RNA sequence: CGGAGUGUAGCUCAGCCUGGCUAGAGCGCUACGUUAGGGACGUAGAAGUCGGAAGUUCGAAUCUUCUCACUCCGA
Numbered sequence: 001c002g003g004a005g006u007g008u009a010g011c012u013c014a015g016c017c018u019g020g021c022u023a024g025a026g027c028g029c030u031a032c033g034u035u036a037g038g039g040a041c042g043u044a045g046a047a048g049u050c051g052g053a054a055g056u057u058c059g060a061a062u063c064u065u066c067u068c069a070c071u072c073c074g075a
Base pairs, nucleotide, nucleotide: 001074002073003072004071005070006069007068010027011026012025013024020058029045030044031043032042033041051067052066053065054064055063
C1' cells in the first nucleotide's frame, strides 16, 4: 500500500442478508424474599443514544459513503 473480517449493556454474544412493535439473551450487578449467616433458588430492577460522522428514507443497529480501533491474508 491492496484485500477481507470484527465493533451492539460491565463481560460473552444474538438480531443486520429481507429497513417498521418498545433493541434482546446468558453471566455479572442492585434490592427484596428465603437462610442463624453465606451459597443456591425465586421475584423485581438498573445498565445501550448499536465504534464515530454524514447521506438516502415517512422511518436506519439494518441500506450507501467517509472515517477510527483491532484481527487475518497478500505485497